[in-house]
RNA sequence: GGCCGCUUAGCUCAGUUGGUUAGAGCAUCGUGCUAAUAACGCGGGAGUCACCGGUUCGAUCCCGGUAGUGGCCA
Numbered sequence: 001g002g003c004c005g006c007u008u009a010g011c012u013c014a015g016u017u018g019g020u021u022a023g024a025g026c027a028u029c030g031u032g033c034u035a036a037u038a039a040c041g042c043g044g045g046a047g048u049c050a051c052c053g054g055u056u057c058g059a060u061c062c063c064g065g066u067a068g069u070g071g072c073c074a
Base pairs, nucleotide, nucleotide: 001073002072003071004070005069006068007067010026011025012024013023019057028044029043030042031041032040050066051065052064053063054062
């Protein structure tokens, strides 16, 4: 330098062949239980869906570019 993939909550990841409220587990906070802790139960908070632009009535999803990251080739 060329080609291919990935980027969604603090972490690990689903998801939607474009539409009404964007989810799970772990973590975290509160609470129940307990003499207390752990475990377990219940509840809460946490996301401009990497960034910029385009298409569309409507984009987390489609298209282009940028950035980061991984792999292959040279």